[in-house]
Parts: sequence; C1' cells; structure tokens
RNA sequence: GCCGGAGUAGCUCAGUCGGUAGAGCAAUCGCUUCGUAAGCGAUGGGUCGGGGGUUCGAAUCCCUCCUCCGGCACCA
Repeated sequence: GCCGGAGUAGCUCAGUCGGUAGAGCAAUCGCUUCGUAAGCGAUGGGUCGGGGGUUCGAAUCCCUCCUCCGGCACCA
C1' cells in the first nucleotide's frame, strides 16, 4: 500500500430487502428472609466510532476519516 471482518447501554451481543433502538448480565429500588445470598417484580442507563450525503424517514444505503483484528504485498 491492497483486500476482508468488527465498532450499538457499564460488560457480552442481537437488530442490516430503510419505518418507535432491544436482550442477557451488571447497577438502583422494592417484595421475600432474623440477616446475607438466591428467587420474583420494577426502574434508570444509548450523539448506534467521527463527519458529510441520499431520503418524508438512516444503526441499516453511499462517500470520507479514525480505532481494533486477520490476510496479501513491499522491505532498495
């Protein structure tokens, strides 16, 4: 330098023929218990990596940049 994959909640990830952003775990609160854990219920938490474009509407499509992983090439 070229090609491919990944980037979404604190963590692990889903959601990609464009149409309200979700799950599990964790956190907080409550129930339960003599108390703790477990169990059950509820609640909060997101510029969807940055920027731009297309569209009535973008996590999703297009362009560009950044970070990580893998492969190929170069190494006079």
Molecule: transfer RNA
Organism: Steroidobacteraceae bacterium